Description
A computed fold for a 350-nucleotide part of an RNA from an uncultured bacterium, annotated as small-subunit ribosomal RNA, central domain. Rfam family: Bacterial small subunit ribosomal RNA. The full RNA is in RNAcentral, with records from ENA, Greengenes and SILVA. Model confidence (mean pLDDT): 89 of 100.
Context: one part of a larger RNA
């Protein structure tokens, strides 16, 4: 460089935003860069191919021809791409009016439960397990009633329900704020798609500083089990889990399935919006749009399966793979306080 690929065999970047680049709707005009045609020049010789010839043949050699492809210049063509100008509305966007939602941030607030503290009642056990023991308890526990403190999480509602780009989001109220969807019109007029770099977001754990600490609980201590038991079970228990500010940037970050657009039989459930019909105001019937599931047709697939939410049929752009081990290691670079992350080989070996 090229081919074939990327749900599960190696392979879709965790997600977004966006620069360059690549690609780009309908009609018409200009130019003629790409593109196409003609002329001229160039395209050394040898080699290769074809024809003819010379060594007894061949290899070899000699003569001739053709072809191939590239480039330059000039004349011309204008469908397509490009370019210039003008226009359009089907892509994209804006406005108007609606409905839904655990989308985000901040503040305030509620009840149940666990634990602890105080007081009352009450007495010998409680707790825990397969069975026990460690543990707690006559300094009065467990149980029970009332009161108080504090932290964390929000039962029912809750739903193959909803929202978000992903990570993720669930008590209530208020404020601030993002996005998507529907309806009928009006407006802008290709303003678009993708996206190397870059930038931002990014569960949990971990790190720094300051707070907080009820429950849970790495480490750790003890009790059991066992041949042993650095475990599984039990009693305790510190970081941590929570908040504020700042780092870290990873994951089975999964739909193991990049984004966008178009096209291609159906059935059925559910969420949101709109229209129609019936009985006037439909959760219920019919139709349209947007989500989210299940089942299946053609087709695809190695099979499993996918199947209008494609893994079908196409187009554009990006990322990635190229036998196993060595190895996501070493070295270098870069980021980080560190832990480590990103980038990422080779020898050797099968």
């Nucleotide at each position: 460089c090229u081919g074939g690929g990327c749900g599960u065999a190696a392979a879709g970047a965790g997600c977004g935003u966006g620069u360059a680049g690549g690609c780009g709707g309908c009609u018409u005009u200009u130019c003629a860069a790409g593109u196409c045609g003609g002329g001229c020049g160039u395209g050394a010789a040898a080699u290769c191919u074809c024809c003819g010839g010379g060594c007894u043949u061949a290899a070899c050699c000699c003569g001739g021809a053709a072809a191939a492809g590239u480039c330059g210049u000039u004349c011309g063509a204008u469908a397509c791409u490009g370019u210039u100008g003008a226009g359009c509305u089907a892509g994209a966007g804006u406005g108007u009016g609606g409905a839904a939602g655990a989308g985000g941030c901040u503040a305030c607030u509620g009840g149940a439960a666990u634990u602890c503290c105080g007081u009352g009642u009450g007495u010998a056990g409680c707790g825990g397990u397969g069975a026990a023991a460690u543990g707690c308890g006559u300094a009065g526990a467990u149980a029970u009633a009332c009161g108080g403190a504090g932290g964390a999480a929000c039962a029912c509602c809750u739903g193959c329900g909803g929202c978000g780009a992903a990570g993720g989001c669930g008590g209530g109220u208020a404020g601030c704020u993002g996005g998507g969807c529907c309806a009928a019109c009006a407006c802008u007029g290709a303003c678009g798609c993708u996206a190397a770099a870059g930038c931002g977001c990014g569960a949990a754990a971990g790190c720094u500083a300051g707070g907080g600490g009820a429950g849970c609980a790495a480490a750790c201590g003890g009790g059991a089990u066992u041949a042993g038991a650095u475990a599984c079970c039990c009693c305790g228990g510190u970081a941590g889990u929570c908040c504020u500010a700042g780092c870290c940037u990873u994951a089975a970050a999964c739909g193991a399935u990049g984004c966008u657009g178009a096209c291609u039989u159906g059935g059925u459930g559910u969420c949101c919006c709109g229209g129609g019909u019936a009985u006037u105001c439909a959760g219920u019937c019919c139709c349209g749009g947007g989500g989210u599931g299940c089942c299946g047709g053609a087709g695809c697939u190695a099979a499993c399966g996918c199947g209008u939410u494609a893994a079908g049929u196409c187009a554009g752009c990006c990322g990635c793979c190229u036998g196993g081990g060595g190895a996501g290691u070493a070295c270098g670079g870069u980021c980080g306080c560190a832990a480590g992350g990103c980038u990422g080989a080779a020898a050797c070996u099968c």